The RNA shown here (c-di-GMP-I riboswitch aptamer) has 90 nucleotides and comes from Firmicutes bacterium HGW-Firmicutes-8. The sequence was found by an Rfam model in a public genome assembly. The source organism's lineage runs through Bacteria, Bacillati and Bacillota. The prediction has a mean pLDDT of 88.
[in-house]
């Protein structure tokens, strides 16, 4: 340097709930708290879940209601890949 992760050091991040805010919702964002993580640092390209208010379509009816689809949002702390980072025992 790479691989590789220790009862090592310094370190970091933040689950679930709890308050504000911000959305239609999933879910973010700030404080507060740790379940826990060697990338629990970033990135929606693939798969996987999740959410539907407004927008096309379709379909049924009691003609404005229902459903379903599309598309669209979310989730990196579901997995995969990408790309960078802290130490160095075996």
């Nucleotide at each position: 340097u790479c691989c590789c992760g220790a009862u090592a050091a310094a370190g970091g991040c933040a689950a679930a709930c709890c308050c504000g805010c911000c959305g239609a919702a999933a879910g973010g964002c700030g404080g507060g708290g740790g379940c826990g993580c060697a990338a629990a640092a970033c990135c929606a390209c693939g798969g996987a879940c999740c959410c539907u208010a407004g927008u096309a379509g379709u379909u049924g009816c009691u003609a404005g209601c229902a459903a379903c689809u599309a598309a669209g949002g979310g989730u990196g702390g579901c997995c995969g890949g990408g790309c960078u980072g802290c130490c160095g025992a075996a």